The RNA shown here (Glycine riboswitch aptamer) has 90 nucleotides and comes from uncultured Microlunatus sp.
The prediction has a mean pLDDT of 75.
Its Rfam family is "Glycine riboswitch aptamer". Rfam's curators write: This family represents the bacterial glycine riboswitch. Gene Ontology term of the family: glycine biosynthetic process.
The model forms 89% of the base pairs in the Rfam consensus.
RNA sequence: ACGCGAGAGAGAUCGGGCGCGCACGACCUUGGGCCGCCCGGCGCCGAAGGGGCAACCUCCCCGGAACCUCUCAGGCACCCAGGACCGCGU
Numbered sequence: 001a002c003g004c005g006a007g008a009g010a011g012a013u014c015g016g017g018c019g020c021g022c023a024c025g026a027c028c029u030u031g032g033g034c035c036g037c038c039c040g041g042c043g044c045c046g047a048a049g050g051g052g053c054a055a056c057c058u059c060c061c062c063g064g065a066a067c068c069u070c071u072c073a074g075g076c077a078c079c080c081a082g083g084a085c086c087g088c089g090u
Base pairs, nucleotide, nucleotide: 001090002089003088004087005086011042013041014040015039016038017037018036019035021034022033024031025030043076044075045074049072050070051069052068056064057063
């Protein structure tokens, strides 16, 4: 590096737009509900990536460096996906 196994956290949140979508009410072109996608607000999470601190690497320089910390990026019901670290194999 590749393959396999295992693998956590935080919104079933609010607003807007779209849809030959779904089931209705009215009754002939409209109303709200649900679902999906997109955009934004607020709240939140840390385990892709990235930044910061430094115990430590016997001491100094250089260099490396956390599961701590920030939350730019990413993510926030289940499923799916992603996923640091770890184990096995090549």